Transfer RNA from a Desulfobulbaceae bacterium, 74 nucleotides, folded computationally. The coordinates come from a structure-prediction model, not an experiment, and the mean pLDDT is 81. The source organism's lineage runs through Bacteria, Pseudomonadati, Thermodesulfobacteriota, Desulfobulbales and Desulfobulbaceae. It matches the Rfam family "tRNA". Rfam links the family to the GO term triplet codon-amino acid adaptor activity.
RNA sequence: GCGCCUGUAGCUCAGCUGGAUAGAGCGCCGGACUACGAAUCCGAAGGUCGGGAGUUCGAAUCUCUCCAGGCGCG
Numbered sequence: 001g002c003g004c005c006u007g008u009a010g011c012u013c014a015g016c017u018g019g020a021u022a023g024a025g026c027g028c029c030g031g032a033c034u035a036c037g038a039a040u041c042c043g044a045a046g047g048u049c050g051g052g053a054g055u056u057c058g059a060a061u062c063u064c065u066c067c068a069g070g071c072g073c074g
Base pairs, nucleotide, nucleotide: 001073002072003071004070005069006068007067010026011025012024013023019057029043030042031041032040050066051065052064053063054062
């Protein structure tokens, strides 16, 4: 330099063939329970879906470009 893959909550990930309020588990916070904790149960918070632009009535999803990481080739 070229090709491919990945990037979504603090962490690990799901999200179909574009469809309407973006989710799960763990963690954090509050509550219940307990003598106190752990475990368990209930509840809440937390996201410009890596950045930008485009297509579309509508984009996490399609296109272009840039950034970061990984793999391969030279």